The RNA shown here (FMN riboswitch aptamer (RFN element)) has 148 nucleotides and comes from bacterium 1xD42-87. RNAcentral holds the sequence, with entries from Rfam.
RNA sequence: AAAGUUCUUCGGGGCAGGGUGCAAUUCCCUACCGGCGGUGACAGUCCGCGACCCGUUGUUUUCCAAGCGUUUACCCGCGCGAGGACAGGACGGCUGACUUGGUGAAAUUCCAGGACCGACAGUAUAGUCUGGAUGAGAGAAGAAAGAU
Numbered sequence: 001a002a003a004g005u006u007c008u009u010c011g012g013g014g015c016a017g018g019g020u021g022c023a024a025u026u027c028c029c030u031a032c033c034g035g036c037g038g039u040g041a042c043a044g045u046c047c048g049c050g051a052c053c054c055g056u057u058g059u060u061u062u063c064c065a066a067g068c069g070u071u072u073a074c075c076c077g078c079g080c081g082a083g084g085a086c087a088g089g090a091c092g093g094c095u096g097a098c099u100u101g102g103u104g105a106a107a108u109u110c111c112a113g114g115a116c117c118g119a120c121a122g123u124a125u126a127g128u129c130u131g132g133a134u135g136a137g138a139g140a141a142g143a144a145a146g147a148u
């Protein structure tokens, strides 16, 4: 120095103000927000990933369980237990949205203008409230030991 092992920590933001209405942060006017890695130049919109959801597979000192053993016999208890269910895991599917001009060697990433997008459940119709979620995770940072 490189490649590994173990461990620790971090790791998602946002309706202010009004209108209608019995009721809406959900409708209307308006407001606000933008995970991670990559990319000759900085990205919600380019490429990829994550989470959510669906399917297949499949698992635990997990759960249910016919039955068997233990007994003079029965209940309880204990042990075994066909079979069934099912996390985590693996694989796959699904998964929204951008243009014009300028600068420049180079920018759908910067500047100016104008646009667009945003899972599921609940509820007066939700990117923003409540919930799964004090969850998970793409990843980021650090520490330790050992060996070559």
Stems, first nucleotide, its partner, number of pairs: 005144006017029003031128002033118002035049004044116002053093005062085003067080004098114005120131003